[in-house]
Molecule: RNase P RNA; transfer RNA
Organism: Dehalococcoidia bacterium
RNA sequence: CAAGGUCGCCGGGCGGCCGCUCCGAUUCGUCGGGGAGGAAAGUCCGAGCACCACUGGGCAGGAUGCCCGCUAACGGCGGGGCGGGGCGACCCGACGGAAAGUGCCACAGAAAACAUACCGUCCCUCUUCAUUGGGGGAUAAGGGUGAAAUGGCGAGGUAAGAGCUCACCGCCUCGGUGGUAACAUCGAGGGCAGGGCAAACCCCAUCCGGUGCAAGGCCAAAUAGAGGGACACAAAAGGCGCCCAGCCUGUCCCCGGGUUGGCCGCUCGACCCUCUCGGCAACGGGAGGGCUAGAUAGAUGGUCGCCGCUCCGCGCUCCAUCGGGAGGAAGCCCAAACGGGUGUAAACCAAUCGGGCGUGGGGAACAGAACUCGGCUUAUAGGCGGCCUUGCGUC
RNA sequence: GGCCCGGUGGUGUAGUGGCCUAACACACCGCCCUGUCAAGGCGGAGAUCGGGGGUUCGAAUCCCCUCCGGGUCGCCA
Numbered sequence: 001c002a003a004g005g006u007c008g009c010c011g012g013g014c015g016g017c018c019g020c021u022c023c024g025a026u027u028c029g030u031c032g033g034g035g036a037g038g039a040a041a042g043u044c045c046g047a048g049c050a051c052c053a054c055u056g057g058g059c060a061g062g063a064u065g066c067c068c069g070c071u072a073a074c075g076g077c078g079g080g081g082c083g084g085g086g087c088g089a090c091c092c093g094a095c096g097g098a099a100a101g102u103g104c105c106a107c108a109g110a111a112a113a114c115a116u117a118c119c120g121u122c123c124c125u126c127u128u129c130a131u132u133g134g135g136g137g138a139u140a141a142g143g144g145u146g147a148a149a150u151g152g153c154g155a156g157g158u159a160a161g162a163g164c165u166c167a168c169c170g171c172c173u174c175g176g177u178g179g180u181a182a183c184a185u186c187g188a189g190g191g192c193a194g195g196g197c198a199a200a201c202c203c204c205a206u207c208c209g210g211u212g213c214a215a216g217g218c219c220a221a222a223u224a225g226a227g228g229g230a231c232a233c234a235a236a237a238g239g240c241g242c243c244c245a246g247c248c249u250g251u252c253c254c255c256g257g258g259u260u261g262g263c264c265g266c267u268c269g270a271c272c273c274u275c276u277c278g279g280c281a282a283c284g285g286g287a288g289g290g291c292u293a294g295a296u297a298g299a300u301g302g303u304c305g306c307c308g309c310u311c312c313g314c315g316c317u318c319c320a321u322c323g324g325g326a327g328g329a330a331g332c333c334c335a336a337a338c339g340g341g342u343g344u345a346a347a348c349c350a351a352u353c354g355g356g357c358g359u360g361g362g363g364a365a366c367a368g369a370a371c372u373c374g375g376c377u378u379a380u381a382g383g384c385g386g387c388c389u390u391g392c393g394u395c
Numbered sequence: 396g397g398c399c400c401g402g403u404g405g406u407g408u409a410g411u412g413g414c415c416u417a418a419c420a421c422a423c424c425g426c427c428c429u430g431u432c433a434a435g436g437c438g439g440a441g442a443u444c445g446g447g448g449g450u451u452c453g454a455a456u457c458c459c460c461u462c463c464g465g466g467u468c469g470c471c472a
Stems, first nucleotide, its partner, number of pairs: 001391010012307007020035006037366001041377002044375005049212004055245005061208005066080005081095001082093004096203002101201002103197003115150001118143002120139007151169002154166003170192001171190008216264004225255001227254005237249003271290008309363010320352002323349002331342004396471002398466005405421004413452001423439005445461005
């Protein structure tokens, strides 16, 4: 310098004028102060909080799924293991169980998992002069089909073959060692049984009550229940999936009507910043400091000026490179000298790329709180920084 | 604000792992029929299933992300 990897940050600034909302002050005229985001989004997880008349067990349902840790909790995060990708920095992984059971595996193929012989190979036998052909048997080494074919590969062995036997690899079982563990590694044994699919049902382990601030509480206002239905006087009904036990009760459902105003919940909280200690880290402890939007038809805006960023055009200027200058100045070498050899620098001219200054015009993303947090996911013009990798060049 | 539902030819639907290169009705196009139109008959075109990714040998169908639409005081005070 080029191409990447990863982590993090910014995502306009200042001021004037006119507005909006909240808080405080007020002599009621006004004055002062606060006022969107990294995702406020999607509403995908996890909690706080509130209510549901709510105590136990079972079933159903849902979620998660290598190990250890962090955390209020999590499907999140950190570290590690294993597998896959990349030369590498690094990235990706819905990563328990297919020897509990059930189911599925289209087409093709002999056969899709109980088993099985289409072609081929080999043996026996019958017929034939022989080839061929018929019958019986052995065989998964070869061919063919398929997404997938009964461990792989080599040697021995055999009529031909075959874990039939052996070496290596894979797999299974047992044991040792290291590690908290996932797992790694070593040794011995087994001749191999057990194809794939669990984002098919399922099994195993762990966790989960439901509803969401329109939860819910208070005040005010308003009013129509002679409406319909269910179950009832000791047993049933209802009590936010079902059942059982327990507990509670004139309760539950439908239809119809009225009010549609205010206050609380509401913004101080697992909060933010700095320093420090422990930890590889996520995170935790300590000290000091700070207060940082609260609307309810829903505020956080509009406009002007200056500056910054960026793109394009024009002008000036600077540096670098190529060409001209320039077949040749100076220098150096040879020669007594004439001369010869070697050897290209600059001013200047023009072009290209880039930088700086000035000037004119244009552009600036995704988006926008509504009870509050912790995450995830998705969208995002443009820009900045740290660390690392690979390649090339120079010193 | 919360919660719930849906997306398959032009329209309305079916299809819920393979026979799907996706079926049916109406609409559309051509031919026949008719003096003409409609109806009827025959034939045809038209959707790669809202978009992307994954699981699987195989996806409209199963899983994840995303976009769009709908319900709304007749789902919730």